[in-house]
RNA sequence: GGCCACCAAAGGCAAACCCGGCGCGAGCCGGUGACGCAAAGCCUCCGGUCUUGCGACCGUCCUGAACUCGAACUGAGGGCAGGCGCAGCAGCAAGAUAGCGGGGUUGCCGUU
Numbered sequence: 001g002g003c004c005a006c007c008a009a010a011g012g013c014a015a016a017c018c019c020g021g022c023g024c025g026a027g028c029c030g031g032u033g034a035c036g037c038a039a040a041g042c043c044u045c046c047g048g049u050c051u052u053g054c055g056a057c058c059g060u061c062c063u064g065a066a067c068u069c070g071a072a073c074u075g076a077g078g079g080c081a082g083g084c085g086c087a088g089c090a091g092c093a094a095g096a097u098a099g100c101g102g103g104g105u106u107g108c109c110g111u112u
Stems, first nucleotide, its partner, number of pairs: 012037002018031005035099001041105003045102003048097007058085002061083004067077003
């Protein structure tokens, strides 16, 4: 002299509970309050999770009326309608969550 990691300094944000308000709801806004956060500033582009609405395909299953085959029976078969299961699942749509991650973007200090 250079690089890096700490230690800092000034501050910032604000979880849960509770109170008031908004919303079908997830949740949001304000107050209180601090669990924590180096972006726990901002943005739903991607994924996750949550809410609301819609919600099947399928089946050695059950019931029903027919039909077909026949070697002719308390036989066999594939469909149709309803039920049950799968399942309020998969999926679709609209929302929520930025303090669930990814991504984008802006910002404070910085060898004291």

c-di-GMP-I riboswitch aptamer from Roseateles sp. DAIF2, 112 nucleotides, folded computationally. NCBI's taxonomy places the organism under Bacteria, Betaproteobacteria, Burkholderiales, Sphaerotilaceae, Roseateles. It matches the Rfam family "c-di-GMP-I riboswitch aptamer". Rfam links the family to the GO term cyclic-di-GMP binding. The sequence is in RNAcentral, with records from Rfam.